Predicted 3D model of RNase P RNA and transfer RNA as a complex of 443 nucleotides. It holds a member of the Rfam family "Bacterial RNase P class A". It is annotated as a ribozyme. Model confidence (mean pLDDT): 79 of 100.
RNA sequence: GUGGAGGGUCGGACGGUCGCGCCGCGGUUGCACUGCAACGCGCGGUGAGGAAAGUCCGAACUCCGCAGGGCAGGGUGGUCGGUAACGCCGACUCGUCGUAAGGCGAGGAAAGUGCCACAGAAAACAGACCGCCCCGGCAACGGGGUAAGGGUGAAACGGUGGGGUAAGAGCCCACCGCCCUGGCGGUGACGUCAGGGGCACGGCAAACCCCACCCGGAGCAAGGCCAAAUAGGAGGGGAUGGACUGGCCCGGUCCGUUUGACCCUCGGGUAGGCCGCUUGAUCCCAUCGGCAACGGUGGGACCAGAUAAAUGACCGUCUCGGCUCGCCUGCGCGGGCUACGACAGAAUUCGGCUUACAGACCCUCCACGCUU
RNA sequence: UGGGGAGUCGUCCAAUGGCAGGACAUGCGGCUCUGGACCGCAGAAUCGGGGUUCGAAUCCCUGCUCCCCAG
Numbered sequence: 001g002u003g004g005a006g007g008g009u010c011g012g013a014c015g016g017u018c019g020c021g022c023c024g025c026g027g028u029u030g031c032a033c034u035g036c037a038a039c040g041c042g043c044g045g046u047g048a049g050g051a052a053a054g055u056c057c058g059a060a061c062u063c064c065g066c067a068g069g070g071c072a073g074g075g076u077g078g079u080c081g082g083u084a085a086c087g088c089c090g091a092c093u094c095g096u097c098g099u100a101a102g103g104c105g106a107g108g109a110a111a112g113u114g115c116c117a118c119a120g121a122a123a124a125c126a127g128a129c130c131g132c133c134c135c136g137g138c139a140a141c142g143g144g145g146u147a148a149g150g151g152u153g154a155a156a157c158g159g160u161g162g163g164g165u166a167a168g169a170g171c172c173c174a175c176c177g178c179c180c181u182g183g184c185g186g187u188g189a190c191g192u193c194a195g196g197g198g199c200a201c202g203g204c205a206a207a208c209c210c211c212a213c214c215c216g217g218a219g220c221a222a223g224g225c226c227a228a229a230u231a232g233g234a235g236g237g238g239a240u241g242g243a244c245u246g247g248c249c250c251g252g253u254c255c256g257u258u259u260g261a262c263c264c265u266c267g268g269g270u271a272g273g274c275c276g277c278u279u280g281a282u283c284c285c286a287u288c289g290g291c292a293a294c295g296g297u298g299g300g301a302c303c304a305g306a307u308a309a310a311u312g313a314c315c316g317u318c319u320c321g322g323c324u325c326g327c328c329u330g331c332g333c334g335g336g337c338u339a340c341g342a343c344a345g346a347a348u349u350c351g352g353c354u355u356a357c358a359g360a361c362c363c364u365c366c367a368c369g370c371u372u
Numbered sequence: 373u374g375g376g377g378a379g380u381c382g383u384c385c386a387a388u389g390g391c392a393g394g395a396c397a398u399g400c401g402g403c404u405c406u407g408g409a410c411c412g413c414a415g416a417a418u419c420g421g422g423g424u425u426c427g428a429a430u431c432c433c434u435g436c437u438c439c440c441c442a443g
Base pairs, nucleotide, nucleotide: 001368002367003366004365005364006363007362008361009360010359012318013317014316015315016314017313018312020047021046022045023044024043025042026041027039028038029037030036031035049343053354054353056352057351058350059349060348061219062218063217064216068250069249070248071247073215074214075213076212077211078092079091080090081089082088093106094105095104096103097102107210108209112208113207114204115203116202129150130149131146132145133144134143135142136141158176159175160174161173162172163171177199178197179196180195181194182193183192184191185190223275224274225273226272233266234265235264236263237262241255242254243253244252282301283300284299285298286297287296288295289294320341321338322337323336324335325334326333327332373442374441375440376439377438378437379436382396383395384394385393390426398414399413400412401411402410419435420434421433422432423431
């Protein structure tokens, strides 16, 4: 210099005018009696994101008469750790792709069941189309041996080489692969070494299934309070029945059987406010422990809370781009226009994942080439 | 804001993991003096992207669009 790999940061800056939401102080008005509420009011403060998004996981919180047992159902899946928890994150192991930096994947197929189209002789307790070899036969062909070679397929019952044989074959041998046993290292996945076995065991579990672990249900329109409204209206069903209870059963609590629980249909009323509502597994800095994820300690900070829903509009100066004009052989220099400049916007709150994203910057690493 | 469901030719529906099929519509041809009806032929699709598998409309993940329900 060219081409790559992994990760991080930012998402125009400063100032001004007007407007909007929230908070504080003040003012005015009303109720009331030193408080509450309202406002065409004043001053000050504050006001979107890295994804606020998708709602895909995990939690907090709240309610369901605390959640117990069984069946069913769902989820996760190498090992060890981190965490409130997770399907997230870190480190490591094995496999695989890549020259490499690195990327991707992960329980069980020698418990069982099922599937493997077409082609092919044969698709899973093996079997034998062509071929090869032996025997019989003049021959066509018949009987037997074989699985080396051919061909099909995504996949063909260990691979390569040698010996051996009628031809062949783990039939025998060496190496590789596989299985079993033991030693050593490691918390573990696993690695490694030695011995033994001639080889049995195809693939698919994002097919059923098996194993291990986890899961009660609903969601801030949860839920609570105040105010307003009102007739518990009419009709039908209704009994070892119904509600809580949500897939089912058991268990539990409550209501009810003519004083009618509960269900269905029709009709009527209310359509306002307050709490939950933002201080939290929070953020920043330093330091210590740890390879890391992360954790401990100390100090500092307060950072939107709306409810038809605020966070906007305009101006000035500048910077990075972009567009454009002129000069110059060219590198480049000078002028003009301009935020026009990505994806997108809180709605109970966090931890993750995923998806979208103009442009700018930074760090680490790899391969190749050139120069010294 | 929360919860649930569905995407296949232009339209309406099929398809056990194994060649995506039918009807209507469209185009062309035939029949007819002409049009319609009828007959024949043709084109045309699995919502996008990735994965599992020999093989995906179907199984898994992730986006997009549409529909329904809840005070």